[in-house]
Context: one part of a larger RNA
RNA sequence: CUGGGCGUAAAGGGUGCGUAGGUGGCCGAGGAAAGUUUGAUGUGAAAGCUCCGGGCUCAACCCGGAAAAUGCAUUGAAUACUACUCGGCUAGAGGAUCGGAGGGGAGACUGGAAUUCUCGGUGUAGCAGUGAAAUGCGUAGAUAUCGAGAGGAACACCAGUGGCGAAGGCGAGUCUCUGGACGAUUCCUGACACUGAGGCACGAAGGCUAGGGGAGCAAACAGGAUUAGAUACCCUGGUAGUCCUAGCAGUAAACGGUGCACGCUUGCUGUAGGAGGAUUCGACCCCUUCUGUGGCGGAGCUAACGCGUUAAGCGUGCCGCCUGGGGAGUACGGUCGCAAGAUUAAAACUC
Numbered sequence: 001c002u003g004g005g006c007g008u009a010a011a012g013g014g015u016g017c018g019u020a021g022g023u024g025g026c027c028g029a030g031g032a033a034a035g036u037u038u039g040a041u042g043u044g045a046a047a048g049c050u051c052c053g054g055g056c057u058c059a060a061c062c063c064g065g066a067a068a069a070u071g072c073a074u075u076g077a078a079u080a081c082u083a084c085u086c087g088g089c090u091a092g093a094g095g096a097u098c099g100g101a102g103g104g105g106a107g108a109c110u111g112g113a114a115u116u117c118u119c120g121g122u123g124u125a126g127c128a129g130u131g132a133a134a135u136g137c138g139u140a141g142a143u144a145u146c147g148a149g150a151g152g153a154a155c156a157c158c159a160g161u162g163g164c165g166a167a168g169g170c171g172a173g174u175c176u177c178u179g180g181a182c183g184a185u186u187c188c189u190g191a192c193a194c195u196g197a198g199g200c201a202c203g204a205a206g207g208c209u210a211g212g213g214g215a216g217c218a219a220a221c222a223g224g225a226u227u228a229g230a231u232a233c234c235c236u237g238g239u240a241g242u243c244c245u246a247g248c249a250g251u252a253a254a255c256g257g258u259g260c261a262c263g264c265u266u267g268c269u270g271u272a273g274g275a276g277g278a279u280u281c282g283a284c285c286c287c288u289u290c291u292g293u294g295g296c297g298g299a300g301c302u303a304a305c306g307c308g309u310u311a312a313g314c315g316u317g318c319c320g321c322c323u324g325g326g327g328a329g330u331a332c333g334g335u336c337g338c339a340a341g342a343u344u345a346a347a348a349c350u351c
Stems, first nucleotide, its partner, number of pairs: 004322003007305002012319001014202004021195003025089004030085002034082002036078008050066006092192001093189003096185004104178007111155001116150007126137002163170002207248006216242002221237004259318006267296011300307002324351003333344004
């Protein structure tokens, strides 16, 4: 190398776009003949190996012949397939027109509830907190209650294994800009496709830099409890942070622990968005169909659990990854980063 695998045993890259590369629809008595198939010639030293025969009394050994030498070169032929080339097609892919759905993204503006704070009124001795307490707040008038104001953050109900997005993720309302998917028409292009090493972009929370902001919550920290102790769990406070703008960082149980694309393969039942039909005054209900999202389950698969047209079934193409446990996702080196660190990634030794 020839293998076997990747839901849970080791193993799917966090996600997309896309370069190289790999792979790729139908037709043609088209072209050419690189791969491919086949014939011939030359070469592939001898010895050895294998087979047949022979010689030393046998054997080892030796001699003769054949085979082999899986290869290379030159030349002739074939043309199904693949590649190349020419011409064509529309079933893949893309576009056009019409239509509805959506927390998809960005910006601006606006709103109400609640918490906190400030001011004013009423009012008096408690409030808060816990398993019980205490720290804490309060006669300098708190808690409670009414009115006015300030400010920040988050948007109850609707809310749904419901929707949208490649993933991360997205939820008050209105407007502007903007991406994608879906359905119907079957009008246009005519294989323009799939995947994708590198690369580029996006990427929760936490973290970092600079400038703002700061209501609530709250690492660190302080105090009170608990306890043998209590650097905790509980309580009272409380700073970074959480929020905004501009950058950096690039990781997660980034999970469906399941890469992407295409084709094929019994069903039942919800739900979301369309289209058509039947019916109706018009709808709902009903039937068919497309796309998405769930539950159950057949064949098949699986070590089992389970998966089961949203496959973990049956196949094809391409990428990533695994190869006993620990050492170790560590050391060293490289690259990136302000740092924290990220990424790439061993060995000795040991069982």
The part of an RNA shown here (small-subunit ribosomal RNA, central domain) has 351 nucleotides and comes from an uncultured Verrucomicrobiae bacterium. The prediction has a mean pLDDT of 88.